[in-house]
RNA sequence: UAAGUAGAAUAAAUGGUCGCGGCUGACAGGACCGAAAGGGGUCAGGUGAGGAAAGUCCGGGCUUCAAAGGGCAGGAUGCCGGAUAACGUCCGGUGGAGGUGACUCCAAGGCCAGUGCAACAGAAAUAAACCGCCAGGUUCGCCUGGUAAGGGUGGAAAGGCAGUGUAAGAGACUACCGCCUGUCUGGUGACAGAGAGGGCAUAUGUAAACCCCAUCCGAAGCAAGACCGAACAGAAAGCAUACGGUUGCCCGCCAGCUUUCGGGUAGGUCGCUUGAAGCCUGCUGGCAACAGCAGGAUUAGAUAGAUGACCAUUCAAGACAUAACCCGGCUUAUCGUUCUGCUUACUUU
Numbered sequence: 001u002a003a004g005u006a007g008a009a010u011a012a013a014u015g016g017u018c019g020c021g022g023c024u025g026a027c028a029g030g031a032c033c034g035a036a037a038g039g040g041g042u043c044a045g046g047u048g049a050g051g052a053a054a055g056u057c058c059g060g061g062c063u064u065c066a067a068a069g070g071g072c073a074g075g076a077u078g079c080c081g082g083a084u085a086a087c088g089u090c091c092g093g094u095g096g097a098g099g100u101g102a103c104u105c106c107a108a109g110g111c112c113a114g115u116g117c118a119a120c121a122g123a124a125a126u127a128a129a130c131c132g133c134c135a136g137g138u139u140c141g142c143c144u145g146g147u148a149a150g151g152g153u154g155g156a157a158a159g160g161c162a163g164u165g166u167a168a169g170a171g172a173c174u175a176c177c178g179c180c181u182g183u184c185u186g187g188u189g190a191c192a193g194a195g196a197g198g199g200c201a202u203a204u205g206u207a208a209a210c211c212c213c214a215u216c217c218g219a220a221g222c223a224a225g226a227c228c229g230a231a232c233a234g235a236a237a238g239c240a241u242a243c244g245g246u247u248g249c250c251c252g253c254c255a256g257c258u259u260u261c262g263g264g265u266a267g268g269u270c271g272c273u274u275g276a277a278g279c280c281u282g283c284u285g286g287c288a289a290c291a292g293c294a295g296g297a298u299u300a301g302a303u304a305g306a307u308g309a310c311c312a313u314u315c316a317a318g319a320c321a322u323a324a325c326c327c328g329g330c331u332u333a334u335c336g337u338u339c340u341g342c343u344u345a346c347u348u349u
Stems, first nucleotide, its partner, number of pairs: 001345010012314007020048002023045005032039002050320001054331002057329005062221004074217005079093005094108001095106004109212002114210002116206003130151002132147006159177002162174003178200001179198003183194004225270004234261006244254003277298001279296007315318001
């Protein structure tokens, strides 16, 4: 210098004018709306979206309901150890795959329990004789038998390969490799290494096929929920029965007035944002995720829902996108710019 790899930061800047949502203070005022609760005026000050606020895919806090314990059903997860409030997340390892490498990827238990499925090709797909090889027979066309070493088909054809052996062959036998079952050593463990035994019918693949095994999971979500609470139904008691209705009159009934109860609707308040807070700096422990301590600067809270518009200057010409109970993750979207570690190749000193 080029190519690559891993990670991080930023998310136009400055000024002015107007406007909007919370908050604080002062003033004004008991005038306005409302039965009440509560809301509401003016001025000033300060404050007001993100790295993903998104998808709502996981985990938790919180709330209400349920709940002795156990089982069935259903769902999720699936190598080991650790971190964490918890996780399907993260960190460090093991094993496997890819790359010259930095490094990346893996839904990584079980098909030597059972069941299912496997197009086409091929003689045959879990079951084998099409060609070939060998033996016997033969009317010389072929027939019968043996054989999975060779050919051919296929993703896959009864572990691989070499030898012994044989009529030809075959784990039939032997060495090495693989597989399975014990043992020993190292490791917390996944696992690694060494050595022994078994000829291997454990005979292909598939479990993001049913299924089996192990572990975990109560349900619903802030429109959760708590409190206050009109109107209007309803109930009870009392009053008036002078007036209205019911039949001319009386009783009774309906209707009327007052009080209490009552459900919890409209509406209001709370929940609501300072929380397992994150961030920056330093120290301590740890390989790390992370944990602890000290200091510092920070912190939207609406309920029909605010964060916008215009002007001026600058340049790199501005992407994806807008909180709605909160937090930790994952995934997806994203114009550009900058920085750091490392790898490979080339060049120069």

Predicted 3D model of a 349-nucleotide RNA (Bacterial RNase P class A) from a Lachnospiraceae bacterium. The gene name in the source record is rnpB. It matches the Rfam family "Bacterial RNase P class A". Rfam describes the family as follows. Ribonuclease P (RNase P) is a ubiquitous endoribonuclease, found in archaea, bacteria and eukarya as well as chloroplasts and mitochondria. The RNAcentral record of the sequence draws on ENA. The organism belongs to Lachnospiraceae, within Bacteria. Its mean pLDDT, the model's own confidence on a scale to 100, is 76.